A computed fold for a 147-nucleotide RNA from Actinoplanes philippinensis, annotated as c-di-AMP riboswitch aptamer (ydaO/yuaA leader).

């Protein structure tokens, strides 16, 4: 001193997926009293989600039933097909906010089960996962708002 792995604390990214509170427990400090950290149950805020009136849309016939969470869709070309490419269009991408451009990236999965348009009252569910980071200064595409 270099590269690669694991813990734990901290600070960020996606996501609705965070906070608080009570009861059990469990590890560790302590003479005790307790202190302090984590798992479980439960409750409630706070986010998010479906279903479900009038009005309004919708009403006919066929065809491959139809429908929801979520950026994850539509078209064309190529291909036995799995799948690849290109358009468009969608969505992320900490340094005090917001819109544009410019870079960088993702456009996936799953669930319902023959049924569901809008939707007040009401009703019902979820609050998981999955990444990343040594710090600082300077230079460092382009415009515009606001304070």
């Nucleotide at each position: 001193g270099g590269c690669g792995g694991a813990c734990c604390a901290c600070c960020g990214c996606c996501u609705a997926a965070u906070c608080g509170c009570g009861c059990g427990u469990g590890a560790c400090c302590g003479c005790a009293a307790g202190g302090c950290c984590g798992g479980g149950c439960g409750c409630g805020a706070g986010c998010c989600g479906g279903g479900g009136a009038a009005c309004c849309g919708a009403g006919c016939a066929c065809c491959u039933g139809g429908g929801g969470u979520g950026a994850a869709g539509c078209c064309g070309c190529g291909g036995c097909g799995a799948c690849g490419c290109g358009g468009c269009c969608g969505g992320g991408c900490a340094g005090a906010c917001u819109u544009c451009c410019c870079g960088c990236c993702c456009g996936a999965a799953c669930c319902c089960g023959u049924c569901a348009g809008c939707u007040a009252a009401c009703c019902c569910g979820g609050u998981c996962g999955g990444c990343g980071g040594c710090u600082g200064a300077a230079c460092g595409g382009g415009a515009a708002g606001a304070a």

Notes
Rfam family: c-di-AMP riboswitch aptamer (ydaO/yuaA leader). Rfam describes the family as follows. This family represents a conserved RNA structure found upstream of the ydaO and yuaA genes in Bacillus subtilis and related genes in other bacteria. The ydaO/yuaA element is thought to act as a genetic 'off' switch for the ydaO and yuaA genes in its native state. It is believed that the element may be triggered during osmotic shock leading to activation of ydaO, a predicted amino acid transporter gene, and members of the yuaA-yubG operon which code for KtrA and KtrB K+ transporters. Rfam 15.1 lists 7,607 matches to the family in 2,262 species.